[in-house]
RNA sequence: GUCCUUAUAGCUCAAUUGGAUAGAGCAUCAGCUUGCGAAGUUGAAGGUUAGAGGUUCAAAUCCCCCUAAGGACA
Repeated sequence: GUCCUUAUAGCUCAAUUGGAUAGAGCAUCAGCUUGCGAAGUUGAAGGUUAGAGGUUCAAAUCCCCCUAAGGACA
C1' cells in the first nucleotide's frame, strides 16, 4: 500500500438479514428479607448503535467517507 473482519449501556454480548418504544447477563443504586452483612428476590437508572454524510415512508442493519483494533497478502 491492497483486501477482509470487528466497533451497540461501566464490562461481556444479542437484535430472527430494513419495520413496533434497541434488549439480556454481570456490575451500580433502591426496596423486601437479615440482629448486621453475604446470598436470595423485586424494581430503577444507565445508549448520539465509534464519528460525519447519503438512500428510504422507515436504518444498529444498505451506500460513501473517516477513525481505531485485529488479520491476510505484498